A computed fold for a 110-nucleotide RNA from a bacterium, annotated as c-di-GMP-I riboswitch aptamer. The model forms 94% of the base pairs in the Rfam consensus.

Formats: sequence, structure tokens, C1' cells
RNA sequence: CCUCGCCAAAAGCAAAACCGGUGAAAACUGGUGACGCAAAGCCACGGAUCUCUGGUCGUUCCGAAACUGAUGCCCGGUCCGGAACGACUGGAGACCGCCGGGUUGCCAUA
Repeated sequence: CCUCGCCAAAAGCAAAACCGGUGAAAACUGGUGACGCAAAGCCACGGAUCUCUGGUCGUUCCGAAACUGAUGCCCGGUCCGGAACGACUGGAGACCGCCGGGUUGCCAUA
């Protein structure tokens, strides 16, 4: 210096939950608290996951000005608008205690 982390030692971090704050949300943050962690230190570089939003297509439902078919109504069709769901795609954000990668570091053994 590199890899490794058995036995220790001295430290460290802090899940869920609760309270306060920020945010549209995911989430972040302060306190309490410890599920756990050999990097559970840091970095959004690659992937995964999550939030918000736009576009295209499809399905279902609702509305109804207009047009149209039919037999007068009921009814059907076209077009338009709205909502929900699904697929594809774009953008913005979150997340390092999901994985990989990068980087810095305590101790001990071989």
C1' cells in the first nucleotide's frame, strides 16, 4: 500500500413510532427513541423504487349545444367536453439504511 473483517478495544451512526418545522407530494429536518449497521461516512454516476406533471393510444362511464338515422316519443350513430383505469413516452423532483460504482476513514488479524 492492496485485499480481507475472526477475536477484541475505543468510538460512531440511528429503523419504526411520537411531537415540532419545511414541502403540492415523494420526502427532508430538529427532538425523543433504538430496529439494526464494518462504512447505516459522503457523492445522484448507472440501475431499481417512489412523487408530481405533460403528450399519444385504448377501454369504461357521464354530460350535452349541434348534426344525422329511424316510425312521433323511447332509441342508435357522428363530433365535442369531463372523469377513472391501463400501455407507451417526455420533463421535474425524491431516495446512498435497495443494488452497483466512485471517494474518504477507526481498529485488529493473516
The prediction has a mean pLDDT of 79.